[in-house]
RNA sequence: GGGGCUUUAGCUCAGACUGGGAGAGCACACCGCUGAAGACGGUGAUGUCCUGGGUUCAAAUCCCAGAAGCCCCA
Numbered sequence: 001g002g003g004g005c006u007u008u009a010g011c012u013c014a015g016a017c018u019g020g021g022a023g024a025g026c027a028c029a030c031c032g033c034u035g036a037a038g039a040c041g042g043u044g045a046u047g048u049c050c051u052g053g054g055u056u057c058a059a060a061u062c063c064c065a066g067a068a069g070c071c072c073c074a
C1' cells in the first nucleotide's frame, strides 16, 4: 500500500440478506419465598445501534467517507 471481518444495554450477543415494534441471556433494583442468605419465581429500569453525510414518507438495516480492533496479501 491492497483486501476481508467486527463495532447494537454494564457484559456476551441476536436483529441487517428482505427498510417500518430496538431485543435475548447474564448482571442491576424492588417484591415474593427464607430465621437469614443463596437458588427459584414475579415486576421494573437501562441504548448517540462507532462517527459524519447521503437516499427515502421512514434508516441499526441501503449508499459514501472516516475511526477503532482483528485477520490475510504485498
Base pairs, nucleotide, nucleotide: 001073002072003071004070005069006068007067010026011025012024013023020057028044029043030042031041032040050066051065052064053063054062

About this RNA
The RNA shown here (transfer RNA) has 74 nucleotides and comes from a Candidatus Woesearchaeota archaeon. It matches the Rfam family "tRNA". Rfam classes the family as a transfer RNA.